[in-house]
RNA sequence: GCUUUUAUAGCUUAAUGGUAAAGCAAGUAAUUUUUUACAAGAUAAGGGUUCGAUUCCCUUUAAAAGCA
Numbered sequence: 001g002c003u004u005u006u007a008u009a010g011c012u013u014a015a016u017g018g019u020a021a022a023g024c025a026a027g028u029a030a031u032u033u034u035u036u037a038c039a040a041g042a043u044a045a046g047g048g049u050u051c052g053a054u055u056c057c058c059u060u061u062a063a064a065a066g067c068a
Stems, first nucleotide, its partner, number of pairs: 001067007010024004018051001027038004044060005
């Protein structure tokens, strides 16, 4: 330098173009301190297609692998 893959909550994973789903952790309340209930929290950035984009296309950023 070229090619490919990946990027979703504090962490680990889902989601066939149609309300972003869970587990763990943390918070609040109750409780016999083992648990129960509740609430909050995210699609790497920027554009495009579409009635509608985590999903499809382009560019950029970061990481990984391969070739040279």